Predicted 3D model of a 349-nucleotide part of an RNA (small-subunit ribosomal RNA, central domain) from an uncultured bacterium.
Context: one part of a larger RNA
RNA sequence: CUGGGCUUAAAGGGCGCGUAGGCGGCGGGUCUUGUCUGGGGUGAAAACCCCCGGCUCAACCGGGGAACGGCCUCGGAGACGGGCCCGCUCGAGAAGGGUAGGGGCCGCGGGAACUUCCAGUGGAGCGGUGAAAUGCGUUGAUAUUGGAAGGAACGCCGGUGGCGAAAGCGCGCGGCUGGACCCCCUCUGACGCUGAGGCGCGAAAGCCAGGGGAGCGAACGGGAUUAGAUACCCCGGUAGUCCUGGCCCUAAACGAUGGGUACUAGGUAGUGGGUGUGACAUGCACUCCCUGCCGAAGCCAAAGUGGUAAGUACCCCGCCUGGGGAGUAUGGUCGCAAGGCUGAAACUC
Numbered sequence: 001c002u003g004g005g006c007u008u009a010a011a012g013g014g015c016g017c018g019u020a021g022g023c024g025g026c027g028g029g030u031c032u033u034g035u036c037u038g039g040g041g042u043g044a045a046a047a048c049c050c051c052c053g054g055c056u057c058a059a060c061c062g063g064g065g066a067a068c069g070g071c072c073u074c075g076g077a078g079a080c081g082g083g084c085c086c087g088c089u090c091g092a093g094a095a096g097g098g099u100a101g102g103g104g105c106c107g108c109g110g111g112a113a114c115u116u117c118c119a120g121u122g123g124a125g126c127g128g129u130g131a132a133a134u135g136c137g138u139u140g141a142u143a144u145u146g147g148a149a150g151g152a153a154c155g156c157c158g159g160u161g162g163c164g165a166a167a168g169c170g171c172g173c174g175g176c177u178g179g180a181c182c183c184c185c186u187c188u189g190a191c192g193c194u195g196a197g198g199c200g201c202g203a204a205a206g207c208c209a210g211g212g213g214a215g216c217g218a219a220c221g222g223g224a225u226u227a228g229a230u231a232c233c234c235c236g237g238u239a240g241u242c243c244u245g246g247c248c249c250u251a252a253a254c255g256a257u258g259g260g261u262a263c264u265a266g267g268u269a270g271u272g273g274g275u276g277u278g279a280c281a282u283g284c285a286c287u288c289c290c291u292g293c294c295g296a297a298g299c300c301a302a303a304g305u306g307g308u309a310a311g312u313a314c315c316c317c318g319c320c321u322g323g324g325g326a327g328u329a330u331g332g333u334c335g336c337a338a339g340g341c342u343g344a345a346a347c348u349c
Stems, first nucleotide, its partner, number of pairs: 004320003007303002012317001014201004021194003025088007033081002035077008049065006091191001092188003096183004103177007110154001114150008125136002162169002206247006215241002220236004258316006266294005272288006298305002322349003331342004
């Protein structure tokens, strides 16, 4: 490289937008660039291959043939690919009508709990554990009542449920804003799919500046346990966790399953919408999108998967090629740093 692969054996990029490129619906016309076909030219010799011959054979040598990915040129064909032109509506998009939603950003508000402070009652313990101790408490704790302040998170509803591309999103109200779905079939007329680079988003932790700090709590201190205990348990507790602005860019970023389109038995449940039927009250039938479960065929090493495919096909991207060395070294690049991305070899089994 080819062949073969990527749920779990090595292998799907964390996710999106999109450039180049690759690929691309139905009908008609035209060109003939690809394509097919016929003729001509060229493709030096030698070598390789086949046949024959010369040295006793062979190597070697000689003759003939074939072959020499091809290229050039002339004529023909016009289905398929391509260019150009005309048209179409089922792909795609738009208009109109409607629906659901923790989708996003900002502002305002709320109650429970907690902690601290103030005041009242009260008077010896509280707290914590397997048991304790450290700790707190007569300078009055714990408990309880009233009040004030503060920060963070929003119980029940809540779901096997919803939304979002992913990360992720749950108190209430308001403002701004993205997307989806259903109905209609009014408009555009292939405007599509994918996407190397690129750009953007990207949990937690971490970093910079400023704020904030109730609870929790790396580090750290103490008490226990233990042979020891740099732990598990307990008492404290700084960074952090929160907000604003700016970085970082990783993950078991998982469905360990890239995206798109078409086709391929059924059964059952849930969310959202539509149509029909009914005395429109519970319903029933059909249908579209989404979310689950069970399963035919098929696929699979098996487990499993099975219209949400891992089935049957096509298009495009990413990735794999024995284990260790190693996601290391080096170079490059990005970053304030931590480090990220790209990413070997010797050696060894």
Overview: Model confidence (mean pLDDT): 90 of 100.